[in-house]
């Protein structure tokens, strides 16, 4: 030089003018200061916080996550490592426990799809035909699964011994499986050594198994203030036993508390436990109706940002200075013009390059840089209680580091 | 804010992991009819919203995005 790969950042500045929206001052009105979007504010896909649900229990259920390890408040995050996979490399990418617990599933095709398999083929025995014959051709029994063929997938692979034919039925080595030592390493792992049995298939984003996490609801939680109204119908649960009071017919009556039962309701899927209510003055449950459409506050100092130390590879922690930074609620951040910076044509001018004329300079070039000037352009989007991450969009541009090929010293 | 559902031909629906996705209505073409209808045959139209993944095979299991819906206070 060219092709790529990984991280970081920015995303116009700066001035005047009239507009909003908050906050502030006063001399209170056509005033004056200040201050006002983002990297993703968004998608709502996790994860906290922070509020209510009487206390937030226990257990199923069901949802979620899944190699280790650290690091967080936490997480389906983030960093480090191991494994496996693609790349010539930088480097990318992986729902990456368990199918040698149980169940369940594999269309078509093919003899046979899970301890599975004959009807091509090979081999042997019987019979029958042919033929001089080693045979050949034909039925039945039998043996085998090497070999041909299906298929996404056929119960290790090579060679070898064996056999009528063969076949982990043996034997070498190789692959891959499980067990046992021991050995780095915190751990997933690695690798060694020794000893089985010859071979265990795939799918769990199949249903399950295991380990861990997970009460609900959500700022329209939820506090506090003003303001209005008007109820109706329906259904709706038992009795008992202690104890005190009071009455008196002296064993009943009547209140009241207790405990058991019996309805309901909350604890937001079940049950259990648990607290609370209640018997016609009836919990509570449905229907119908009737009001209400304000305001404050939660809400803006925070797991806050910028710089720098120090500890850690690294996420991140921690310490020191220093900054104060939108708070609307029908929803405010906006328009215009000027200067500058940034792109893209266009035209002039200077200069270089190359090229024609043939001399102290002229032309010419869809040609490099430079200056001016005119025209145009500027992404994706946009707060609503707050934070941490994830994931999608995003015009242009800056920059760190590397990696492969090519030149030239 | 919270939670659901849904996208298959032009419309209007089935299909729930296994041959070249199935049915109406439409549309096209022939045929009957004098012509049109009906009505009989026959045919064309879909990469199943988009993109990845999991499987030996995805419309379907998963995930990420997109559109349009619908509930509650």
């Nucleotide at each position: 030089c060219a092709a790529g790969u990984u991280g970081g950042c920015c995303g116009g500045g700066c001035g005047a003018u009239c507009g909003c929206g908050g906050c502030u001052c006063u001399u209170u009105a056509u005033g004056g200061g200040c201050u006002g979007a983002g990297g993703a504010a968004a998608g709502u896909c996790c994860g906290c916080a922070c509020u209510c649900c009487a206390c937030c229990g226990a257990g199923c259920a069901u949802g979620g996550u899944g190699c280790c390890g650290g690091c967080u408040a936490a997480c389906c995050g983030c960093c480090g490592g191991g494994c496996g996979g693609g790349g010539u490399g930088a480097c990318c990418c992986g729902a990456c426990g368990g199918c040698a617990a149980g169940u369940g599933c594999a269309a078509c095709a093919g003899a046979g799809a899970g301890g599975a398999g004959a009807u091509c083929c090979c081999c042997u025995c019987a019979g029958g035909g042919c033929g001089u014959a080693u045979g050949c051709c034909u039925u039945g029994g039998g043996g085998u699964g090497a070999g041909g063929g299906u298929g996404a997938a056929a119960c290790g692979g090579u060679g070898g011994u064996g056999u009528a034919a063969g076949a982990g039925a043996c034997c070498a080595c190789c692959g891959g499986c499980g067990g046992c030592g021991g050995c780095a390493g915190u751990a997933a792992u690695g690798g060694c050594g020794c000893c089985g049995g010859c071979c265990a298939g795939g799918c769990a984003a199949a249903c399950c198994c295991c380990a861990c996490c997970a009460g609900g609801a959500g700022c329209a939680a939820g506090g506090c203030c003003a303001a209005g109204c008007a109820g109706a119908a329906u259904g709706g649960a038992u009795u008992g036993g202690c104890g005190c009071c009071g009455g008196c017919u002296u064993g009943c009556c009547g209140g009241u508390g207790c405990c058991a039962c019996c309805g309901g309701g909350g604890c937001u899927g079940c049950u259990c436990g648990u607290c609370c209510c209640g018997u016609c003055u009836g919990a509570c449950a449905u229907u119908c109706g009737g009001g209400u459409a304000g305001g404050c506050u939660g809400c803006a100092c925070g797991a806050g940002g910028g710089c720098g130390g120090c500890a850690g590879u690294a996420a991140u922690g921690u310490c020191g200075c220093u900054c104060c930074c939108a708070g609307a609620u029908g929803g405010a951040u906006g328009a215009u013009c000027g200067c500058c910076a940034c792109c893209g044509c266009g035209c002039u001018g200077a200069u270089c390059c190359g090229g024609u004329c043939g001399u102290u300079g002229a032309c010419c070039g869809c040609g490099g840089c430079c200056a001016g000037c005119g025209c145009g352009g500027a992404a994706c989007a946009g707060a609503a209680u707050g934070c941490g991450g994830c994931u999608u969009a995003u015009a242009g541009g800056c920059u760190g580091a590397c990696u492969u090929g090519g030149u030239a010293c | 804010g919270c939670g659901g559902g849904u996208g298959u031909a032009g419309c209007g629906u089935a299909g729930u992991g296994g041959u070249u996705a199935a049915c109406g209505c439409g549309u096209c073409u022939g045929g009957u009819u004098g012509u049109g209808g009906c009505c009989c045959a026959g045919a064309a139209g879909a990469c199943c919203g988009u993109g990845g993944g999991u499987u030996c095979a995805a419309a379907u299991c998963c995930c990420a995005c997109c559109a349009c819906u619908c509930g509650c206070c």
Predicted 3D model of RNase P RNA and transfer RNA as a complex of 482 nucleotides.